[in-house]
Context: one part of a larger RNA
Formats: sequence, C1' cells, structure tokens
RNA sequence: GGCGCAUGGUGAAUGCCUUGGUACUAGGAGCCGAUGAAGGACGGGACUAACACCGAUAUGCUUCGGGGAGCGGUAAGUACGCUUUGAUCCGGAGAUUUCCGAAUGGGGCAACCCAAUCAGCUUAGUCGCUGAUUACUUGACUAGUGAAUACAUAGCUAGCAAGAGGUAGACGCAGUGAACUGAAACAUCUUAGUAGCUGCAGGAAGAGAAAGAAACAUCGAUUCCCUGAGUAGCGGCGAGCGAAAAGGGAAGAGCCCAAACCAGCAAGCUUGCUUGUUGGGGUUGUAGGACUGAACAUUAGAGUUACCAAAGUGCGACGUAGUCGCAACAGUUGGGAAGCUGUGCCAUAGAGGGUGAAAGCCCCGUAGACGAAACGUCACACUCUCUGUUCAGGAUCCUGAGUACGGCGGGACACGUGAAACCCCGUCGGAACCCGCGAGGACCAUCUCGCAAGGCUAAAUACUCCCUAGUGACCGAUAGUGAACCAGUACCGUGAGGGAAAGGUGAAAAGCACCCCGGAAGGGGAGUGAAAUAGUUCCUGAAACCAUGUGCCU
Repeated sequence: GGCGCAUGGUGAAUGCCUUGGUACUAGGAGCCGAUGAAGGACGGGACUAACACCGAUAUGCUUCGGGGAGCGGUAAGUACGCUUUGAUCCGGAGAUUUCCGAAUGGGGCAACCCAAUCAGCUUAGUCGCUGAUUACUUGACUAGUGAAUACAUAGCUAGCAAGAGGUAGACGCAGUGAACUGAAACAUCUUAGUAGCUGCAGGAAGAGAAAGAAACAUCGAUUCCCUGAGUAGCGGCGAGCGAAAAGGGAAGAGCCCAAACCAGCAAGCUUGCUUGUUGGGGUUGUAGGACUGAACAUUAGAGUUACCAAAGUGCGACGUAGUCGCAACAGUUGGGAAGCUGUGCCAUAGAGGGUGAAAGCCCCGUAGACGAAACGUCACACUCUCUGUUCAGGAUCCUGAGUACGGCGGGACACGUGAAACCCCGUCGGAACCCGCGAGGACCAUCUCGCAAGGCUAAAUACUCCCUAGUGACCGAUAGUGAACCAGUACCGUGAGGGAAAGGUGAAAAGCACCCCGGAAGGGGAGUGAAAUAGUUCCUGAAACCAUGUGCCU
C1' cells in the first nucleotide's frame, strides 16, 4: 500500500407517522362599498420581538341567550388580578372603530402636510384644541337667482337622489381582435371569433311567448340533455368545417305597452282646432280592438319573481350556540394493556378519534331523542292589495315609416358569392298599410303558415373566492398546493416580476440536581427514563466518504 472482518464517525436514504394538500359529493351562500369597502400603515399587553385578536372605549365595551369551574391567546415564566353576585369560553344583536386607501376640504413622495365655514373649549389676548360641514359627475328632479336681450333662456347657487372603487385568475353578455400552428411549402382556408385588451353585469347571465317550425298532416315561447349525426351540406371539394327538423327527456307561465276612442288639465294662436300631459280604454291573425247595440255579474281568480302595485300579523320548519346519550371486571406478560386467558354486558350506538402497545362497554363521540331570548331563510294561513266577461253588427277609424324592401359594399348564418334564401351593419334610394303585409333556401304562380319595424318574464342550464357535513383502488414531506413549519416569507431584480429551503426527543420534560477535568466548548461519573448509541436538526439511521482495531497478501 491492497483486500477482508469488526467497531465507530459523517451523512441522510429507507420504513413508519400526519397537523397539510388534492379531487369530488350534498346542502347553503353567491357579493362588499361615500352609514367610507377590499387591502394596508401605525398603535393597544405589567414585562412583549413576532403571529393572532382588537382600535385612543384598543389582548377589549354593552345587551340577550348557551354553558358551569376555572380563567387572564400562541406561550411553557414571574408578578398582579378575575371568577357560583356565574368569570374565561360559544352564539345573536349592538357600541367604539386612529391614519391611508374610490379617498371625496386643498395638496402630496399612500399611511403625511396645510386649511376654510359654523358651533364650542381654553387664554388677558394671539396661539392651540374638539365636533360637524366643505371633491367631482349625472338628473325631462325641487327651489332661488339670473347675461348678451324686454319677457325669457343659457348660466350660477342651494337642496335631494344616484354614481365612483374592490373582487372569484370561475361562470355570462357585448365591443375589439391576433399569431405560432395545420394544410407535410403557401396566399383562400385553418388555428379562431380562440388567446389578449375593453365595457357592463347577475346570482346566474343570455334567450323567450312565432311576421316560427313544417308539408297537404300537423306542432304550438325559450333554455338544457340524449338522439338525429360525423348525417344533410360547406370546402385551393385540399386540410378541414359541420347543422336543422322530427323523436325521447329536464323544466314549464305567461304578460304589459304604442295607436284608434273618451274625460280632465295646460299651452299655442289662424277661437275651434292643434300640441303636450294625466287617467280610462286596448293588445290580436280561425284577425283583433275602437265604435254601435244587447246580455250577465260581485262571484271567481291572482299577488309581493314577470303579469299593475305595496304592507303587516300569526303559526310551523330549517340555520346561526347547545343538551341528554347504553354497556366490564379479574388474572397474566410488560415501563405501560386496549394484547393474551377467563367470565360477562350493551347495541336504533361494532362511524371515527384519543387514552403509556391493538378498547363496542375508560374519555370525546356515534345511533337515537331534544333545544333559541335574538337574527336570518323558507312554507302555509289571515289581514291586505289588484283584476269585469260574453254575444251581435260590419259603415267609419286604429293596429309600431325614413320602417320593410331594393341597388352597391361588408358581416353573420354549418353554408368560402355560390342558384344563396333568412338575419345584421354602412351607403344611396324607398313602400303597402287589412281588398293589407311577411315567410315556406334565387324567382313566379297556387297553396300553407305567420302578423315585423315597442317592452317584461321564473324554472330546467353554467360556475365556485366562500360556509357546513362527508367521501376517495388520491399524495404522504424531492410526494401532495409554491407554501404540513410565522410562505407569496427569506432572498433575487430599478421594475414588471421571479421565488425557495425547512416536519418527527419521550407516554410524560421526568430536558441530566450534584461531583470531577477543562478558560470555554465539550467530556467522564451520578441521576431521570422501558430505552440516553431517545440528551434538544434528539424515531428508524442504508450508501458514498473518513477513521480505529485486527487478519491475510506484498
């Protein structure tokens, strides 16, 4: 020096564990904000750096319920206190809630600076302090004032009301709108009306009560699912794109205006009309209504989700704290019994968790049965509120106009201009009006279906920041969220932004009194403990790597 063996050091794998995640299920909730939000800054404790909680009433205040012996958070300490005159704690409702932040009196480099007006405090008087108000925009709002310009109007002022900002990186509607990519290149096409940006919401949104779908028979608002169907079609007929009706289900709900006509009021002036406004009337396609005539009738129906529109009371259920809740002992091994042995018991409870190993009967619970002063949600009932219907006539009137539609240019429809309907936009033209009008995929006729140019509408559908309960042939600390741990932290970056590592003593700290060596660190005894090679990055403790001892070889 090499190769073994043994014993250690280092190191952290592995095993076991789980406070944390993850994917879902069921129910709830689906918004907060000028009555100042979300999010923060700074403060508040006897001692207090942080987290949590709270706000100068600051580790808390009031009240109403629950609960019943300890309590002053994490946090173990000392001191001082509170509490059966019911504390701490849990729940409902309130009060307080500095400063910043839409931030809104003005300013500003967020958490700071400086005001004005009114009222008050203080002072001899300034100064200072307290409370309230003071941003902007909008409005067929209300009032006052009031130019050019006489009346007026604009404007101005005051009052009242509303808005603003946040979010859940989700779901919705709308505006705008790519490219990589695919076509084995690429330009139409595709990716895709996707991503992105913007606006506006709501708990859902959007759509919605036929100028429909169909086909000679009918159906009867919308939405969603299955199917139709990768069909009919579209397509450099390439790549690809891709319906609809019918059928089966989920859900189910229908209504209100404009107009004709009538009445009231106001204004205008060509003084009997027009316009405006309020109320009545009226709302459809086998046309309806107005109008004229006739009949019936206060029964019935509906309602706070639309239909026209509000309010209250009672009862019940559920939620937001909780309450009761069965049944086991002995021996034995062991540090410890829940293990083993023996003999029992309960069960509408043998889900689960804990307890010194593995417990139906030790504890918390579980099955089951109860429970709310207050607040919230829902259902029902009552009070209450709202609403006329039918027939006949066919003379007159009404039934949504720069609209429908056409030319041109685009878009959207599964449909790329095509024979291209239907729908929407721009531009130029521009109807009929019930003897009317639109559609049925160019167009025409016949036939059929419907009634545009006004509006509202629950449910079935989409999603999950959040709350409650639960589940997993999901993970188990290089996994599972980036984050099991004081993590969006430390750290990096001018910034937008990027972004970690890090869990485990023991049943219980019983966390090693005391002695010895040492300056200390540390170690040796002693002691605790079942165990200390469990001694604080402490369960297990692999390998690489480093030593010590020993054997063999050289």

A computed fold for a 554-nucleotide part of an RNA from Limosilactobacillus reuteri, annotated as large-subunit ribosomal RNA, domain I. The organism belongs to Limosilactobacillus, within Bacteria. The RNAcentral record of the full RNA draws on ENA.